[in-house]
RNA sequence: CGUCGAGUUCGGAUCUCCUCGGGGGUCCGGAGCCGGGGACCCAACCACUUCUGGGGUGAAUCCCGCUCGAGGCGCGACCGCGGCAGUCCGACCGGACUGUCGCCGGCGCGAGGAGGGCGGGUAGGGCAAGUCGUGCCCGAACCCGUCAGCUCACCCGGUAGGCGUA
Numbered sequence: 001c002g003u004c005g006a007g008u009u010c011g012g013a014u015c016u017c018c019u020c021g022g023g024g025g026u027c028c029g030g031a032g033c034c035g036g037g038g039a040c041c042c043a044a045c046c047a048c049u050u051c052u053g054g055g056g057u058g059a060a061u062c063c064c065g066c067u068c069g070a071g072g073c074g075c076g077a078c079c080g081c082g083g084c085a086g087u088c089c090g091a092c093c094g095g096a097c098u099g100u101c102g103c104c105g106g107c108g109c110g111a112g113g114a115g116g117g118c119g120g121g122u123a124g125g126g127c128a129a130g131u132c133g134u135g136c137c138c139g140a141a142c143c144c145g146u147c148a149g150c151u152c153a154c155c156c157g158g159u160a161g162g163c164g165u166a
Base pairs, nucleotide, nucleotide: 001164002163003162004161008031009030010029011028012027013026014025015024016023017022032159033158034157035156036155037154042149053147054144055143056142057141062121063120064119065118066117067116068115073110074109075108076107078106079105080103081102082101083100084099085098086097087096088095089094124138125137126136127135128134
């Protein structure tokens, strides 16, 4: 200097740096810009929606494929523990085998699956340029806290951050 964005500007107090022209930090008050809450009417309510919560800022929504996959669910006597019945080891103790039941035990398999990773698209948005065509890029992140339609008066909040070039 340019760019995305509301994110600019004025004044006061105080601290501090300085080449004494001025610069920076913090706090407070204005203007401008931005956002939220908030009547009548309208919408909604009736027939809908309310745990499948709901809502807000923002362009940042919605969809497809591949893959990983928690907790829980079902199946399997495969392992462990315990009970019951039968048979056997000469009796007791104890042990073996078969069948069966139980365990918020373990293991294996299966269905489904919150959510994650990767890839592709998309509603929508930005830049380049006088315009058209075209090209490139984004298509995030966060907040409220069970609650909010619109909305005059009125009330509350924000005034950041990032990127590019020299």
This is a predicted structure of a 166-nucleotide RNA (c-di-AMP riboswitch aptamer (ydaO/yuaA leader)) from Nocardioides sp. NCBI's taxonomy places the organism under Bacteria, Bacillati, Actinomycetes, Propionibacteriales, Nocardioides. Its Rfam family is "c-di-AMP riboswitch aptamer (ydaO/yuaA leader)". Rfam describes the family as follows. This family represents a conserved RNA structure found upstream of the ydaO and yuaA genes in Bacillus subtilis and related genes in other bacteria. Its family is annotated with cyclic-di-AMP binding and regulation of gene expression in the Gene Ontology. It was read from a public genome assembly, where an Rfam model found it.